[in-house]
């Protein structure tokens, strides 16, 4: 210093205000949020996770959403505009934000110790 290996720690954010109604943080107006990793910094671009279905438990499949305009050598990621999008299962009424399954799982990400060069 790079590289195999073993443990340990870290790993997901948001309904405030009116409205209508026996009843909504779930409906209508405004409001708020944005996993890893790559790449010029990304919720909408490319791969990944969590979710859901299937399974010989090994895995397979399946998975949302943006445009225009401007700076640059380089940005679908900065900068202005406008827009759009968010699993399952609950609920006195339909949830991205309640409540739950999770004191659960995770893409990685940081230490620290090993072993060979």
């Nucleotide at each position: 210093u790079a590289a195999g290996u073993a443990c340990u720690u870290u790993g997901g954010g948001g309904c405030g205000a009116g409205g209508u109604g026996u009843a909504a943080u779930u409906c209508c107006u405004c409001a708020c949020c944005g996993g890893c990793a790559g790449u010029a910094u990304a919720g909408u671009c490319u791969g990944c996770g969590a979710g859901c279905a299937c399974u010989u438990c090994g895995g397979u499949g399946u998975u949302g959403a943006a445009a225009a305009g401007g700076u640059g050598a380089a940005a679908u990621u900065c900068c202005u505009u406008u827009a759009c999008c968010g699993a399952c299962a609950g609920u006195u009424a339909u949830a991205g934000u309640c409540u739950g399954g999770a004191u659960g799982g995770g893409a990685a990400a940081a230490g620290u110790g090993u072993u060979a060069a």